Predicted 3D model of a 119-nucleotide RNA (SAM riboswitch aptamer (S box leader)) from Candidatus Wildermuthiibacteriota. The organism belongs to Bacteria candidate phyla, within Bacteria. Of the family's consensus pairs, 92% are formed in the model. Its Rfam family is "SAM riboswitch aptamer (S box leader)". Its family is annotated with regulation of gene expression in the Gene Ontology.

RNA sequence: UAUUUAUCAAGAGUGGCGGUAGAGAGCUGGCUCGAUGACCGUCCGACAACCCUUCAGAGCGACUCUUUGAAGAAGGUGUCAAAUCCAGUCCCGAUCGUAAAUCGAAGGAAAGAUAAAGG
Numbered sequence: 001u002a003u004u005u006a007u008c009a010a011g012a013g014u015g016g017c018g019g020u021a022g023a024g025a026g027c028u029g030g031c032u033c034g035a036u037g038a039c040c041g042u043c044c045g046a047c048a049a050c051c052c053u054u055c056a057g058a059g060c061g062a063c064u065c066u067u068u069g070a071a072g073a074a075g076g077u078g079u080c081a082a083a084u085c086c087a088g089u090c091c092c093g094a095u096c097g098u099a100a101a102u103c104g105a106a107g108g109a110a111a112g113a114u115a116a117a118g119g
Base pairs, nucleotide, nucleotide: 001119003117004116005115006114007113008112013044015043016042017041018040019039022033023032024031027088028087029086030085045080046079047078050076051075052072053071054070055069056068057067058066059065084111089109090108091107092104093103094102095101
């Protein structure tokens, strides 16, 4: 880091210390957070259950493989304002003679984030 698969409206910090003026990925617009110290770093704590651990069922000739369910949290990541903060561009639908424009759906795609694989 190409690519693949899964997830992204739930949950969890007014914590200590240090640094700092911007921060919410990028661009545009909105909105929000921020000297009562945001953001960042670090320590501690917490959440979650992707990997993981245990047990049970199923698949298979068979398994240490695959898969489903339940329980768990030692370890590896991750996360702890707001939906991935919201919108944008394309697709779909409605208004409409057409276009433009506006609007709609917890829509889809794209983009992004995280995990697990991966040459």